[in-house]
Overview
Predicted 3D model of RNase P RNA and transfer RNA as a complex of 452 nucleotides. It holds a member of the Rfam family "Bacterial RNase P class A". The family's RNA type in Rfam is ribozyme. Its mean pLDDT, the model's own confidence on a scale to 100, is 79.
RNA sequence: GCGGAUGGCCGGACGGCCGCGGCUCGGGCAACCGGGGCGAGGAAAGUCCGGACUCCAGGAAGGAAUGGCGGCGGGUAACGCCCGCCCGGGGCAACCCGAGGGAAAGCGCCACAGAGAUCAGACCGCCGUUCUCCGGAACGGUAAGGGUGAAACGGUGGGGUAAGAGCCCACCGCGCCGGCGGCAACGUCGGUGGCACGGCAAGCCCCGCCAGGAGCAAGGCCGAAUAGGGAUCGCGCGGGGCCUCGGCUCCAGGGGACCUUCCCCCGAGCGGUCCGGGUUGGCUGCUGGAGCCCGCCGGCGACGGCGGGCCUAGAGGAAUGGUCGUCGGCCCGCCAGCGGCGGGUCACAGAAUCCGGCUUACAGGCUGUCCGCGCAU
RNA sequence: UGGGGCGUCGCCAAGCGGUAAGGCAACGGUUUUUGGUACCGUCAUUCGGAGGUUCGAAUCCUCCCGCCCCAGCCA
Numbered sequence: 001g002c003g004g005a006u007g008g009c010c011g012g013a014c015g016g017c018c019g020c021g022g023c024u025c026g027g028g029c030a031a032c033c034g035g036g037g038c039g040a041g042g043a044a045a046g047u048c049c050g051g052a053c054u055c056c057a058g059g060a061a062g063g064a065a066u067g068g069c070g071g072c073g074g075g076u077a078a079c080g081c082c083c084g085c086c087c088g089g090g091g092c093a094a095c096c097c098g099a100g101g102g103a104a105a106g107c108g109c110c111a112c113a114g115a116g117a118u119c120a121g122a123c124c125g126c127c128g129u130u131c132u133c134c135g136g137a138a139c140g141g142u143a144a145g146g147g148u149g150a151a152a153c154g155g156u157g158g159g160g161u162a163a164g165a166g167c168c169c170a171c172c173g174c175g176c177c178g179g180c181g182g183c184a185a186c187g188u189c190g191g192u193g194g195c196a197c198g199g200c201a202a203g204c205c206c207c208g209c210c211a212g213g214a215g216c217a218a219g220g221c222c223g224a225a226u227a228g229g230g231a232u233c234g235c236g237c238g239g240g241g242c243c244u245c246g247g248c249u250c251c252a253g254g255g256g257a258c259c260u261u262c263c264c265c266c267g268a269g270c271g272g273u274c275c276g277g278g279u280u281g282g283c284u285g286c287u288g289g290a291g292c293c294c295g296c297c298g299g300c301g302a303c304g305g306c307g308g309g310c311c312u313a314g315a316g317g318a319a320u321g322g323u324c325g326u327c328g329g330c331c332c333g334c335c336a337g338c339g340g341c342g343g344g345u346c347a348c349a350g351a352a353u354c355c356g357g358c359u360u361a362c363a364g365g366c367u368g369u370c371c372g373c374g375c376a377u
Numbered sequence: 378u379g380g381g382g383c384g385u386c387g388c389c390a391a392g393c394g395g396u397a398a399g400g401c402a403a404c405g406g407u408u409u410u411u412g413g414u415a416c417c418g419u420c421a422u423u424c425g426g427a428g429g430u431u432c433g434a435a436u437c438c439u440c441c442c443g444c445c446c447c448a449g450c451c452a
Base pairs, nucleotide, nucleotide: 001373002372003371004370005369006368007367008366009365010364012327013326014325015324016323017322018321020039021038023036024035025034026033027032041348045359046358048357049356050355051354052353053215054214055213056212060261061260062259063258066211067210068209069208070207071085072084073083074082075081086100087098088097089096090095101206102205106204107203108200109199110198123146124145125142126141127140128139129138130137131136154172155171156170157169158168159167173195174193175192176191177190178189179188180187181186219284220283221282222281229275230274231273232272233271234270235269238251239250240249241248242247253265254264255263277451278450279449291310292309293308294307295306296305297304298303328346329345330344331343332342333341334340335339378448379447380446381445382444383443384442387401388400389399395432403419404418405417406416407415425441426440427439428438429437
């Protein structure tokens, strides 16, 4: 210098004018006026995971069902996220990719082609015997070679044989056993088995682990108005005993998808659906939190601990905007010009209870580390 | 804001691992003097898009895109 790999960050700046929503201070009886300060994002998005919070009277224990997750170890409030490592694949490399448990527990599927597709199989070929009209035919052996297919019951080489074959041997692969290293996944070494074990679990399933349901339109309080109405369905208002007559106790009944246990509830109403009526209000939940920044320490790292500093949107059909000027980036045109002038353009998008992730969209730009090749010293 | 569902030819749709039925419409032909009817034929290189699993995907999985539906309070 060229090419590549992988993180981190920004995503217009400044000023004038006109506005918008909360907060706060001052004035005003009030409407309102004036000052100050604050006011979108890295994804606020998709709503795909995980939580906080709230209600379901209390989800307390076990089981079944259903759904999800899946190498190992760690991080975390938790996760399907993140970090480190292992294994497999790709790349010269930096590095990247992997839904990465089990197919020798069982069931199912494997179209077409092909002789045969999982209790394998014999079309061509090869070999033997018999027959022969000398072209071949019949019977048997074989699975090396050909052919079909996505896939053909180990691969390569040698021995062996009528031809062949794990039939025998060496190496590789696979299974089993043991030693060593590692927390583990796994690695490595030695022995052993002559091969028995095709693929699919993002088909059912098995193993291990996790999960109660609903969601801020959750939920709580207040107010206004109406016909606090009608129809229908479900479960009920139960029984016994004791007694100081108020209760206690037992059974029955009901408890957030099911069952069991525990526990709780119940004393006359409770709940669902449909029709009709009224209203389209206020307060709260509501933003200070697994919070942000800096430093030190521990850790390879994700992250954790300690100390200091900071307060950083809370609207409610929804504010956070518009315009002008200067500068900046990019593109185009003109001028003979280092340069100047003119025009255009500056992404994706936009809080709605709040966090941690993932995924997707994104004009342009800054920057760290690493790899390969070439050149110079 | 939260929850649920759907997407197959121009329209209605079946198919839910084995290579896209059927009807209407459209187009061409036969019959007819012409039109209609009737009959015959043609019409999806791909199932909203992309990626993955599989030998093989409309179908199974993941992520996007588009459309539709439901949900306020009082009593």